[in-house]
Small-subunit ribosomal RNA from a metagenome, 1521 nucleotides, folded computationally. It matches the Rfam family "Bacterial small subunit ribosomal RNA".

């Protein structure tokens, strides 16, 4: 600190997504010890059982078991002291828990002059003196139980009367001092009120006095008074979540007066009084939550969190009261209600674990019914001690952090297995084994600490009270006593490598790859994405990589996210500027002085509990987690004391901001009113006579009842031509004829007055295009809706005839818009150029006009700078300040519910479920347009022949079949692979047979009568069997022996036209011979990339020239190479023969001869080179000359960078899979020729430019020895006999034909066409039957020139004629490949058709238009709306009832204490109390609502969802922008 993912690729926007750290987790796989920690987050749901508050005999009385002892045996009397009562103190503390609560909370500062405090601590004074009761008990009684009733006795430190004091309380009155506003503190006097308990040691010094005590006297207690310490308790101020789709809340409510109440203020409560109190700085209501210290994270700001540990609050089954007390409104007290849940004799009672273990339950999910009061701390208590689930320990859980170990060090033929492998070898791997150590942990065995010190018990010493040498109290030294756990610890001996490794991952982020199974299956997946037969993405192996007692996984939080932007972002086009404008709060504010010191800044003080976090040469556990000590810090809050720039505040003052006077000119600003003139149309009239409209043709429509056409006159209603502009006005909407008549506003120009009057502008007013929408009117055009006509597959459209509402007017609604410059508003600042409009200065002699300049306004271009880019750039989108609005991933959605508007239509505000990895903007390359622009090309056009029709050949398809082997599929598959399928080829069927094989190589073991094999059996062959006979090479001592070749068995292996052209090589079709495709440097862009390669000319060409941020350059293009056209030279047979000779029926036949013609080597020539225009002085293009041949002469080979995953695994080769007595191989017979049918190529025709017959002539290229084969003879003829030449410029194949010349048919299904069949024959071949090809005879089919439709072909070309060769035994060859022989017409042009280059333009396409995509319907699934209801739930309102209690009142029953009286077990009073009554008041029950929530028949649309229906809207002028 980034990184992934939108695209073909690029930058940008923006969103999902990773990597890091945390965690009170849970889950899956594993697990050796320890130390520290830490553990019910969910149901604040119900609990069984133990146990968590006692304690004091030194407060009191009474006293049980036991023990002594006496005893009349009933019992006494001592001694004991449970247990339980009266009484004190505690039980409000400790501990749990987070339900509730958004403030009566908490936190940070501070008040209290408005309080309260038991136990502790100082300091003062006291503690006199009387009553009367009660529990326990005891007796009698009632209940099932809990628990009670009456009746007697009795103590106290229990209750009480009365006294006495105070600096305590009231009142009254002064008198000092202070402060903060009531007031505070101290003080003096008066009057009034108000206290107390005793108990425990010792002893005789004092009074009394027997031991002793009522007295001394200890040391605890009690009263009261002040003070202090710790604790509370109430007020103030800031801060303390969401949500405006909650906008108004409030009647004790806000305030006085007075009273009550409380410890205290106080509307806290009540009574009268007055109308008040909050709130947009968000009152009120809704949701959700204990708050803080901290704690997680983060560089921080900040975001989230509040479990353990501290501190506050609240709360104890729900709910509601009040008693006691220093403390409550009390977790283990009480009352009442209400629900549960138990006991019940049914008439009644009990209970409350959110204490510590435990159990159930619901859950992903959270421990021992442990041990000990030995330590810390509470509570009693003089003490000893009790008592304490606080606490100290221990168990349980890898829940966490933190340490240790599972060995160490040698060891290489790199063992063996495992894996991969190119088979060579790599790799697990020094790993192991094997050697030679060492001993942590665990394990055995012995032994052992701290924690302990207080306290207590004993001795001694000191000090103090004290009459005391009694005693107690308090300090000290010694010496004893007390461990729960610690201990599985330490130490130490002892054995032995022995007991102790997993988990995840391995495309890419992200560090780690390979085998094999699978086969879009079965899986993975955080994101992008993997799997559809070679998966580094599944699964398993091996092997690496990380990390270790862990290790990945979910699920949370914070970061990364600057993606809520304070620190730190945005708004033309990406999400974001309200349609506009006044303005209210509010927020901002010019220039001077002065004062203040709020803000701001600055010292100093307090506070900011510990506990964390941090630091430290700090300590203590062996280290470290963990703990201690110190420091630092705690950015806040308070007070003092400073400073005064800037910012508020208060005063004064300027004139520049604003405004406002005065002159002045400009304008479709805006209103109402009048008037104009053109023109549709419509009415009358007149002329006129067939059409007229209307379209891409056309009908509908209108017209002889007279239409269009024109002429006149009217009548109505909108809407105002030219001017007109890029121009002017307005805040925006928007405004256009002319005139008056009313107002708005902005400008120059004077600088003349006021004197910051200012700018923004949340709510909130106002205007607000068009359309619609109420009421009236008007209504000429134009025209949703409607009719009707065309168009179409349909056409509820695009065109055409009609045609209503609207359009117009007056009033009133709506409040929207691509209301846009898709740019809120003010102010300042920061190069210019050129321009239109307003007004104003100035200069030219004047005027027209012009120049210079100064302020508005409106526009085009451009510097800096800004931006992703594209842009914009003094009208900023630069720079800076002030206010508003508004944005946060696409989709659901501008929707739903709700609320407010509105007559409606609709408007405004405005979500969520779900769902997606994107959606976007800008700008590159392509590539596409039924976009433009330029150019080509048998593309069309122009002509010639042709297919399509017909018979046949021949290839596909289909269908057949045992097989009818396979490929090839638009162009660029079909006379293609096939350049030769009757066996054979062959790969296909049937069917007989072989298994190391037909073939290739190693190894092992056998074998000389061995390899082979005549004859001969089986058999269609193959193949099997029997088996005469019988070998070959090499070396040695040679009738023989080794060995090798060959054979046999065997085992590695052969073999496969099996399958994958979508793993592959090689080769090959197309685009196309088109003329493009790139580089290297440089420059320019942030970058994909662009220049180069565009342009302007030119070419067949990116050909060549100029031009130029390019300059070069390379593959291609052309050029070289072949080949033919001319000629020259060499040569001169096999070839030629002109000239000389010869010779023959004839013939270059001979002699010769190179001259020619060829032949075939070498050479010339052609180069826009001359010459004229024409162009830019160029490339270059026209025309000429000359030439055999001119502008690439003509052919040919030659195919860039890439496309079609184009074909070929059957042409080879080859990866991988798949068959192994078979998917190998081998034979035989069959088949690939099979025919309702259909396409493609061809060939032969349909005639007379022809058929036929005779007769003549003239080529090129080729090929020949298992070949071509002459003459000659036979055959009508294929043919055959026969063999001369000839490995060929010699011989043959061979005749060329079409022509020519002559004859003969005479328009016909023919003398035209030959298909088709019979018959007869040749020839090849082992074999012509499926299923060859020739001949002769006879036979004589469709055909009479071909529909839609479509092919070639631009000169020696089509066209027509033959001839050659490949392959071959023959040939189904009309195919194919070459050769010559005749030998044409046409394009004067580029609108369309088809293909292409180039350059532009758009684009939502990049699998690139066979592309993209859009909506209804029909399937499935999922959330949500909406709904007649129905069914909870909350929180308040009105009334109704009214428990417990507290206050109030009464109080005829009842009552000890202290008063009176007195006849005394009495009466009365004072006082209390049962009890009644009253206000409040929980629960509950009524009503009518408000808000949530679940649920619903059917409804609504929205989201997904590999191949559904329908059309095609959008994106290219998307075919109607």
């Nucleotide at each position: 600190a980034g990184g992934g993912u939108u695209u073909g690729a690029u930058c940008c926007u923006g969103g999902c997504u990773c990597a890091g750290a945390a965690c009170g987790a849970a889950c899956g796989c594993u697990g050796g010890c320890g130390g520290c920690g830490u553990g019910g987050a969910u149901a604040a749901g119900g609990c069984a059982u133990g146990c968590a508050a006692g304690u004091c005999g030194a407060g009191g009385g009474a006293g049980a078991a036991c023990c002594a002892g006496c005893u009349u045996c009933g019992g006494c009397u001592g001694g004991g002291g449970a247990g339980a009562c009266c009484g004190g103190c505690g039980a409000a503390a400790g501990g749990g828990u987070g339900a509730g609560u958004a403030a009566u909370g908490c936190g940070u500062a501070g008040a209290c002059a408005a309080c309260c405090u038991g136990c502790c601590c100082c300091c003062g004074a006291g503690u006199c003196u009387g009553g009367a009761a009660u529990a326990a008990c005891c007796g009698c009684u009632g209940g099932a139980a809990a628990c009670g009733g009456c009746g007697g006795c009795u103590a106290a430190u229990a209750c009480u009367g009365g006294a006495u004091u105070g600096u305590c309380c009231a009142g009254c009155a002064g008198c000092u001092u202070c402060g903060c506003a009531u007031g505070g503190a101290g003080u003096u006097g008066c009057u009034g009120g108000u206290a107390a308990a005793g108990g425990u040691u010792g002893c005789c010094u004092c009074u009394g006095a027997u031991u002793c005590a009522a007295g001394c006297u200890u040391c605890c207690g009690c009263u009261u008074g002040g003070g202090g310490a710790g604790g509370g308790g109430u007020c103030u101020a800031c801060g303390u979540c969401c949500u405006a789709u909650u906008a108004g809340c409030u009647u004790g409510u806000u305030g006085g007066u007075g009273a009550g109440g409380u410890a205290a203020c106080g509307g806290c409560u009540c009574a009268c009084c007055a109308a008040g109190g909050c709130u947009g700085u968000g009152a009120u209501g809704g949701g959700u939550a204990g708050c803080g210290g901290g704690g997680c994270u983060g560089a921080g700001a900040g975001g989230u969190u509040g479990g353990c540990c501290c501190g506050c609050c609240a709360c104890a089954c729900u709910g509601g009261g009040a008693c006691u007390g220093a403390g409550a409104c009390a977790c283990u007290g009480c009352c009442c209600a209400g629900a549960c849940u138990c006991c019940u004799a049914c008439g009644g009672g009990a209970g409350g674990c959110u204490g510590c273990a435990g159990u159930c339950g619901a859950g992903a999910a959270u421990c021992u019914u442990c041990c000990g009061c030995a330590a810390u701390g509470g509570g009693c208590g003089a003490a000893a001690g009790c008592c304490u689930g606080a606490c100290g320990g221990a168990g349980c859980g890898a829940c966490g952090c933190c340490g240790c170990g599972u060995g160490g060090g040698g060891g290489a033929g790199g063992a063996a297995g495992g894996c991969c492998u190119u088979c060579g070898g790599g790799u697990u791997g020094u790993a192991a084994a094997c050697c030679c150590c060492u001993g942590u942990c665990a394990c055995c065995g012995g032994u052992u600490a701290a924690g302990a010190a207080a306290c207590g018990g004993c001795c001694c010493g000191g000090a103090u009270c004290g009459a005391a040498c009694a005693g107690g109290u308090c300090c000290g030294u010694g010496u004893c006593g007390u461990g729960a756990c610690g201990a599985a610890g330490g130490c130490u001996g002892g054995a032995g490598a022995g007991g102790a490794a997993g988990c995840c991952a391995c495309g890419g982020c992200u560090a780690a790859c390979u085998a094999c199974g699978u086969g879009c299956c079965a899986g993975c997946a955080g994101c992008c994405g993997c799997g559809g037969u070679a998966a580094u993405a599944c699964g398993u192996a091996g092997g690496u990589g990380g990390c270790g007692a862990g290790c990945g996984u979910u699920g949370u939080u914070c970061g990364g996210a600057a993606u809520c932007a304070c620190u730190g972002g945005g708004c033309g086009u990406a999400a974001a500027g309200c349609g506009u404008u006044c303005g209210u709060a509010g927020g901002c504010g010019g220039u001077c002085u002065a004062c203040u010191c709020a803000g701001u800044c600055u010292g100093a003080u307090g506070u900011g509990a510990a506990a964390g976090c941090c630091c430290u040469a700090c300590g203590g556990c062996u280290c470290a987690a963990c703990c201690g000590a110190g420091g630092a810090a705690u950015u806040g809050c308070g007070u003092c004391g400073g400073a005064u720039a800037c910012u508020g505040g208060u005063a004064g003052a300027c004139u520049u901001g604003a405004g406002g006077a005065u002159c002045g000119g400009a304008g479709g600003g805006g209103a109402g009113a009048g008037c104009g003139g053109a023109a549709u149309u419509c009415c009358u009239g007149g002329u006129g006579g067939a059409g007229c409209g209307g379209u891409g043709a056309a009908a509908u429509g209108c017209g002889u009842a007279g239409a269009u056409a024109u002429c006149a006159g009217g009548a109505g209603g909108a809407a105002c031509g030219c001017c007109a502009g890029u121009g002017g006005c307005g805040a925006a909407a928007g405004c256009g004829g002319c005139u008056c008549u009313c107002u708005g506003g902005a400008c120059g120009a004077u600088u003349u007055c006021u004197g910051a009057c200012g700018c923004u502008g949340a709510g909130g007013g106002a205007c607000g295009a068009a359309a619609g929408c109420c009421a009236g009117g008007g209504g000429a055009g134009c025209g949703a809706a409607c009719g009707g006509g065309a168009u179409u597959a349909g056409a509820u459209a695009c065109c055409c005839c009609g045609g209503u509402a609207g359009u117009c007017c007056u009033g009133g609604c709506c409040g929207u818009a691509a209301a846009c410059g898709a740019u809120g508003g003010g102010c300042a600042c920061u190069a210019g150029a050129c321009u239109g409009c307003c007004g104003g200065a100035u200069c030219c002699c004047c005027g027209a006009u012009g120049g210079u300049u100064c302020g508005g306004c409106g526009g085009u271009c451009g510097a800096a700078g800004c931006u992703a880019a594209u842009g914009u750039a003094u009208u900023a989108a630069g720079u800076g300040c002030c206010c508003c609005g508004c944005c946060u991933g696409g989709g659901g959605a501008g929707u739903a519910c709700g609320g407010c508007c509105g007559c409606a239509a609709g408007g405004c505000u405005a979500a969520a479920a779900c769902u997606c990895a994107a959606a976007g903007g800008a700008a590159u390359u392509g590539a596409c347009g039924g976009g433009g622009g330029c150019u080509c090309a048998c593309a069309c056009a122009a002509g010639c022949g042709g297919u399509g029709g017909a018979g046949c050949a021949u290839g596909u398809u289909g269908c057949u079949u045992a097989a009818u082997u396979c490929g090839a599929a638009a162009c660029a598959a079909c006379g293609c692979g096939a350049a030769g399928a009757a066996c054979c080829u062959u790969a296909c069927c049937u069917g007989g047979g072989c298994u190391u094989g037909a073939c290739a190589u190693g190894c092992u073991g056998g074998u000389g009568g061995u390899a082979c094999g005549g004859a001969c059996c089986c058999g269609a062959a193959a193949g099997g069997g029997c088996g005469a006979g019988g070998a070959c090479c090499c070396g040695g001592u040679u009738u023989c022996c080794g060995g090798g070749a060959g054979c046999c068995a065997g085992u590695a292996c052969a073999g496969g036209u099996g399958u994958u052209g979508c793993a592959u090589g090689g080769c090959u079709g197309u685009c196309g011979u088109c003329a493009g495709c790139u580089c290297g440097u440089g420059c320019c862009g942030u970058g994909a990339g662009g220049u180069g390669u565009u342009g302007g000319g030119u070419u067949a060409a990116g050909u060549c020239c100029c031009u130029u941020a390019a300059c070069g350059a390379g593959c291609g293009g052309a050029a070289c190479c072949c080949u033919u056209a001319u000629c020259g030279u060499u040569a001169g047979u096999u070839g030629c023969c002109a000239g000389c000779g010869g010779g023959u029926a004839g013939u270059g036949c001979c002699g010769g001869g190179g001259a020619c013609u060829c032949u075939a080597g070498c050479g010339a020539g052609a180069c826009u080179g001359c010459c004229g225009g024409u162009g830019u002085u160029a490339a270059a293009c026209c025309g000429g000359a000359g030439g055999a041949a001119g502008g690439c002469g003509g052919g040919g080979a030659u195919g860039a960078c890439g496309u079609c995953a184009a074909g070929u695994c059957a042409g080879c080769a080859u990866g991988g899979c798949c068959c192994u007595u078979a998917c190998g191989c081998c034979c035989a017979g069959g088949g690939c020729g099979g025919c309702a049918a259909a396409c493609g190529u061809g060939c032969u025709a349909c005639a007379a430019u022809g058929g036929c017959c005779g007769g003549c002539a003239c080529a090129a290229u080729g090929c020949g020895c298992a070949g071509c084969g002459a003459g000659a003879c036979c055959g009508u003829g294929a043919g055959g006999u026969g063999g001369a030449g000839c490995a060929a410029a010699u011989c043959g194949c061979a005749a060329a034909a079409a022509g020519c010349c002559g004859g003969u048919c005479c328009c016909a299904g023919u003398u035209c066409g030959g298909a088709u069949u019979g018959g007869a024959g040749g020839c090849u071949g082992c074999a012509a039957u499926u299923c060859g090809c020739c001949u002769c005879c006879a036979u004589g089919a469709a055909g009479u020139c071909g529909g839609a439709a479509u092919c070639g072909c631009u000169a020696g070309u089509a066209a027509u004629c033959g001839g050659a060769g490949g392959u071959c035994a023959g040939c189904c060859a009309u195919a194919c490949u070459c050769c010559g022989g005749u030998g044409a017409a046409u394009a004067u042009g580029u609108u369309c058709c088809u293909g292409a280059g180039c350059c532009u333009u758009g684009u939502a396409c990049a699998c690139a238009c066979c592309g993209c995509c859009c909506g209804u319907c029909a399937a499935g699934c999922c959330a949500c709306g909406g709904g007649a209801g129905u069914c909870g739930g909350u929180a308040g309102c009105a009334c109704c009832c009214g428990a417990a209690g507290u206050c109030g009142c009464c109080g005829a029953c009842c009552c000890a204490a202290c008063c009176c009286c007195u006849u005394c077990u009495g009466g009365g009073g004072a006082g209390g109390g049962a009890g009644g009554c009253g206000c409040c008041g929980a629960c509950g029950g009524u009503g009518a609502g408000a808000c949530u929530g679940a649920u619903g028949a059917c409804u609504g649309g929205g989201a997904c969802u590999a191949a559904g229906u329908c059309g095609u809207a959008a994106c290219a002028a998307g075919g109607u922008a």